[in-house]
């Protein structure tokens, strides 16, 4: 230089066109003399980034950025 593979809350993940789930963490509340554990809620991401394509994109194209692995 070519191929590929990855990128989604504060961390790890899940989501191949139709309102973005999950766990762990955070916060409030029960519980308990306190802590821990255990139980109820809430908060938090327009999904690297800029365009296309659709009625509708996290998902399908295109261009760019960062990592990872292979060629050469």
């Nucleotide at each position: 230089g070519c191929g590929g593979g990855a990128g989604u809350g504060g961390c790890g993940a899940a989501g191949u066109g139709g309102u973005a789930u999950c766990g762990c963490g955070u916060c409030u509340c029960c519980u308990u003399g306190c802590c821990a554990a255990g139980g109820a809620g809430a908060a938090g991401a327009u999904c690297g980034c800029g365009g296309g394509u659709u009625c509708g994109a996290a998902u399908c194209c295109c261009g760019u950025c960062u990592c990872c692995c292979g060629c050469u």